[in-house]
A computed fold for a 694-nucleotide part of an RNA from an Armatimonadota bacterium, annotated as large-subunit ribosomal RNA, domain II. The RNAcentral record of the full RNA draws on ENA. Taxonomically the source falls in Armatimonadota (Bacteria, Bacillati).

Context: one part of a larger RNA
RNA sequence: ACCGGCGAGUUGCUGUUGGUCGUAGGUUAAGCCUCUCAGAGGCGGAGCCAGAGCGAAAGCGAGUGCGAAUAGCGCGUCACAUGGCCAGCAGCAGACCCGAAACCGCGUGAUCUACCCAUGGUCAGGGGGAAGCGUGGGUAAUUCCCAUGUGGACGCCCGAACCAGUGUCGGUUGAAAACGGCUUGGAUGAACUGUGGGUAGGGGUGAAAUGCCAAUCGAACGCGGAGAUAGCUGGUUCUCCCCGAAAUGCAUUGAGGUGCAGCGUCGCUCGUUCUGUCAUGCCGGUAGAGCCACUGGAUGGCCUAGGGGCCUUACCCGGUUACCGAAGUCAACCAAACUCCGAAUGGCAUGACAUCACAGGGCGGCAGUGAGACUGCGGGGGAUAAGCUUGGUCGUCGAAAGGGAAACAGCCCAGACCGUCUGCUAAGGUCCCAGAGCGCAGGCUAAGUGUGAAAGGAUGUGAGGACGCCCAGACAACCAGGAUGUUGGCUUAGAAGCAGCCAUCAUUGAAAAAGUGCGUAACAGCUUACUGGUCGAGUGUCCUUGCGCCGAUAAUGUAAGGGGGCUUAAGCCUGCCACCGAAGCAACGGAUGUGGUCCGUGGCAACACGGACUGCGUGGUAGGGGAGUGUCCGUGUCGCGGAGAAGCUGAGAGCGUAAGCUCCGGUGGAGCGUCACGGAGUACGAAUGCCGGC
Numbered sequence: 001a002c003c004g005g006c007g008a009g010u011u012g013c014u015g016u017u018g019g020u021c022g023u024a025g026g027u028u029a030a031g032c033c034u035c036u037c038a039g040a041g042g043c044g045g046a047g048c049c050a051g052a053g054c055g056a057a058a059g060c061g062a063g064u065g066c067g068a069a070u071a072g073c074g075c076g077u078c079a080c081a082u083g084g085c086c087a088g089c090a091g092c093a094g095a096c097c098c099g100a101a102a103c104c105g106c107g108u109g110a111u112c113u114a115c116c117c118a119u120g121g122u123c124a125g126g127g128g129g130a131a132g133c134g135u136g137g138g139u140a141a142u143u144c145c146c147a148u149g150u151g152g153a154c155g156c157c158c159g160a161a162c163c164a165g166u167g168u169c170g171g172u173u174g175a176a177a178a179c180g181g182c183u184u185g186g187a188u189g190a191a192c193u194g195u196g197g198g199u200a201g202g203g204g205u206g207a208a209a210u211g212c213c214a215a216u217c218g219a220a221c222g223c224g225g226a227g228a229u230a231g232c233u234g235g236u237u238c239u240c241c242c243c244g245a246a247a248u249g250c251a252u253u254g255a256g257g258u259g260c261a262g263c264g265u266c267g268c269u270c271g272u273u274c275u276g277u278c279a280u281g282c283c284g285g286u287a288g289a290g291c292c293a294c295u296g297g298a299u300g301g302c303c304u305a306g307g308g309g310c311c312u313u314a315c316c317c318g319g320u321u322a323c324c325g326a327a328g329u330c331a332a333c334c335a336a337a338c339u340c341c342g343a344a345u346g347g348c349a350u351g352a353c354a355u356c357a358c359a360g361g362g363c364g365g366c367a368g369u370g371a372g373a374c375u376g377c378g379g380g381g382g383a384u385a386a387g388c389u390u391g392g393u394c395g396u397c398g399a400a401a402g403g404g405a406a407a408c409a410g411c412c413c414a415g416a417c418c419g420u421c422u423g424c425u426a427a428g429g430u431c432c433c434a435g436a437g438c439g440c441a442g443g444c445u446a447a448g449u450g451u452g453a454a455a456g457g458a459u460g461u462g463a464g465g466a467c468g469c470c471c472a473g474a475c476a477a478c479c480a481g482g483a484u485g486u487u488g489g490c491u492u493a494g495a496a497g498c499a500g501c502c503a504u505c506a507u508u509g510a511a512a513a514a515g516u517g518c519g520u521a522a523c524a525g526c527u528u529a530c531u532g533g534u535c536g537a538g539u540g541u542c543c544u545u546g547c548g549c550c551g552a553u554a555a556u557g558u559a560a561g562g563g564g565g566c567u568u569a570a571g572c573c574u575g576c577c578a579c580c581g582a583a584g585c586a587a588c589g590g591a592u593g594u595g596g597u598c599c600g601u602g603g604c605a606a607c608a609c610g611g612a613c614u615g616c617g618u619g620g621u622a623g624g625g626g627a628g629u630g631u632c633c634g635u636g637u638c639g640c641g642g643a644g645a646a647g648c649u650g651a652g653a654g655c656g657u658a659a660g661c662u663c664c665g666g667u668g669g670a671g672c673g674u675c676a677c678g679g680a681g682u683a684c685g686a687a688u689g690c691c692g693g694c
Stems, first nucleotide, its partner, number of pairs: 002693005011093013025049003031043005053060002063075004096235002099232001103225006114199009123189001125158003128154001132150007162186003167182004201217001203213003210219001238628006248261005266365001267363001275354009288341001289339002295335003299331004306324002308321004372397003376393002379390003402413003417590004422586003428580003431564003437577001439576006450566001456550002460547010477534005483507003488502003513528001517526002591618012629683001631680006638673003647667004652663004
């Protein structure tokens, strides 16, 4: 891991709501009596609730309080109960179960360890050689000095026992809950150690590490308060049917909690609207637009107050200005916090029509939710970033399966009661993988574009258009010419068409620049414009537009169509037919919920049950409601059992929507079941659940 067993909304009291029963006022409590005694019956009216309210109260009373009030207003009067049982929920209690870290009380511990007290014990061997003392010497002499001997000091040295635990290797489900190997420190001392004793948790002890106080220490351990508390995590056990959310507002020592409101669900009551369309009447300042209609912004011109510079000047003046510039004005503009204007959509009211699903409203019982997510549209923040963030609005997911999008909560289609080896469609598709068209007609693309991307770039190609030139010969190519004054003038060392500056005339001519580009030091040379010829039909520029091209670089491996592959089996435009395709729709059969009508049975009735027809429904998390199955116990009842109970078992059979039930066979070997009512320790797969087995 697995299997088996155990394992979580209970009980008491009180309140409240619903159901039901009794009574019409209801009801007894303690206690007492009786009996066939876990009980039943009787007595017991104390008490409680109701029956009148209002006021703080005195008090008054269908009224009362405030008030001067016969006013007005508040709360009342006119719609009542009460006791039991059952159910929902709440309050108080451990209150669905398991789970702390902790806090407190009373005790137990110093046989481990820290420190202390008393009394004992231990330290191989070797080395160094302090003081003191003796002797000898130095000296006039010494308490001084030297030498030597003796001596044996020392938290002295080396090193076993002993104590420690430095480094490293191993060990790490160990041989061991701290060890082993090698190595290392101390080893006469603040040394080590035996025995006995002492200090105790708000404490002790501590050469001090928050160390140690029995494998436990930032506060020991045991028991108790105790089921501490846990706005937290986990778990919470049978079935079917009906309905079905929320992730919002306000507040919060509030932010993953909670309260109220709201939304939604169910029930009850009342009894007719909700919604849609249309009409009519209202609301508004968004989109847009506009601005000498305001408030602001903002560019230029004109005009100009004022200022600056310069000139003038004793002062007052004055002149001037390629300076700055208010206001005014002209032109072109901008605005969420501008508006002379101003939609669509939207909202409100009334009416008419349509619709019939019990829509909606009021009151009350019961919740859950209060982390939301993404797409589209319209905004704020951000960078007109984010699978970003924050409002609004619609949708989907959440709580929604099915089909499509290769795969893919939030996209597209579409909302699954059950069954069928039936049919039609939606989105999306129809060459093969792979269901259905290598469908039809007309165009476009040549890039495998399709099957990823921008600024920008380009004689790609299709369509449309505009303006030129052109059989009096265009465009391109080829042949020929392309000259003269003149080397224009200036500049320059030079400047001759061609460094630069200025000018850019005139002549001849079919045409030819005071020169288009190369070139030279400067010339030269080549070439172009321009002209003639050859040739013989189109040619040039621009605009709009369809499809394509380049721009184009990433990490395992093609890898930016799901693949094969495709030149249509691509994209787009136009027209058409067919088919495939879902849990959609239809068909047939069945189940169930809830309305309506009718019938039957029961009942005084309300109504209940059953049946037929018919309308509309039956996805679902949190959650609400309804109906059942099974287990155990009690009472009653009817039964079964050695001619075989329970239990176990069968890919045996039958019944029920299901939980489940029944029968048959095998096994087993002694108890078991039906029905009715009552009652619960009542259902397990999960809780790192508990115990056991393996």